[in-house]
The RNA shown here (transfer RNA) has 82 nucleotides and comes from a Myxococcota bacterium. It matches the Rfam family "tRNA". Rfam links the family to the GO term triplet codon-amino acid adaptor activity. It was read from a public genome assembly. The organism belongs to Myxococcota, within Bacteria. Model confidence (mean pLDDT): 81 of 100.

RNA sequence: GCCCGGGUGGCGAAACUGGUAGACGCGGGCGACUUAAAAUCGCCUGGCCUCGGCCGUGCAGGUUCGAUCCCUGCCCCGGGCA
Numbered sequence: 001g002c003c004c005g006g007g008u009g010g011c012g013a014a015a016c017u018g019g020u021a022g023a024c025g026c027g028g029g030c031g032a033c034u035u036a037a038a039a040u041c042g043c044c045u046g047g048c049c050u051c052g053g054c055c056g057u058g059c060a061g062g063u064u065c066g067a068u069c070c071c072u073g074c075c076c077c078g079g080g081c082a
Stems, first nucleotide, its partner, number of pairs: 001081007010026003019065001027045006046055004058074005
């Protein structure tokens, strides 16, 4: 230098060809159970603020009524070729 795969919550990971982002698991919070704890079970769990909204899929643009998804450039991680 070229080619391929990947980048999504605190972490891992889904969202099949554009149409409600975050299912599921881990972790965390509260509660139940227990003499107490562990285990188990139930509920909740992105950010910001003026509490009604706004923002949020590596970054910046583009296409579109609408983008995690399509197009362009760049950054980072892994692999391959030279």